[in-house]
């Protein structure tokens, strides 16, 4: 000194679903908080896939030679579940796009 991954920060973008009904609270909305109906799927979380192995077992004259396979491991998603979470605005937002960062590396 160039440079590049992560965690993280900042800015931008960012989808889905009842402004649902009862009560409480308020001067009223609105928010909050129970309780009931209807929904969403993209914070979060949970379940899966190939793979590894291997009880037992079929082929064979025989053999881990080749198939199936209890159970074990390991186990991802924009898959699925809907726990929680959300279903006007606002906040939340998986993810994506810039800028910081900046280990290992190179000169």
């Nucleotide at each position: 000194c160039u440079g590049u991954a992560g965690a993280c920060a900042u800015c931008u973008g960012g989808a889905g679903a009842g402004a649902g009904g009862c009560a409480a609270u308020u001067a009223a909305c609105c928010a909050u908080u129970g309780c009931c109906c209807a929904c969403c799927g993209a914070a979060g979380g949970g379940g899966u896939a190939a793979g590894c192995u291997a009880a037992g077992g079929c082929a064979u004259a025989a053999a881990c030679u080749g198939c199936c396979a209890c159970g074990g491991c390991c186990c991802a998603a924009g898959c699925u579940c809907u726990c929680a979470g959300g279903u006007u605005c606002c906040a939340a937002g998986a993810c994506a796009g810039a800028u910081g960062g900046g280990a290992u590396a190179g000169c």